[in-house]
Molecule: transfer RNA
Organism: Natronosporangium hydrolyticum
Order: sequence, then structure tokens, then C1' cells
RNA sequence: GGCCCCGUAGCUCAGGGGAUAGAGCAGCGGUCUUCUAAACCGUCGGUCGUAGGUUCGAUUCCUACCGGGGCCG
Repeated sequence: GGCCCCGUAGCUCAGGGGAUAGAGCAGCGGUCUUCUAAACCGUCGGUCGUAGGUUCGAUUCCUACCGGGGCCG
């Protein structure tokens, strides 16, 4: 330098044009327990990497860039 994959909650990841963007774990509160843990219930938490474009509508499609990983040279 070329090609490919990934970037969504604190972490691990789902969602691939129309929902109020979701789950598990973590955090916080509660039930239970002599206490803790476990279990259960509730709750908090998001510029969907950035900027443009397409579209009535973009987390989703296209382009460029940024970051991470891999293969080739």
C1' cells in the first nucleotide's frame, strides 16, 4: 500500500429501512435470610465511531474519514 471483518449501555453482544433501540452481566433499590451469598422483583444507564449522501423516513443502504483486528505484498 491492497483486500476483508468489526465499532450499538460500564462490559459481552443482539437488532440489517418505519417500535419509545434491546438482552445478559455489572451498578442502585427492594423481597427473602440472624447476616452475607444465591434466587426473585424493580430501576438506572445510549450523540448507535465521525461527517456527508440516498430516502417521506437511516442504528440499518452508499461514500469518505477515524479507531481496532486479520490476510496478502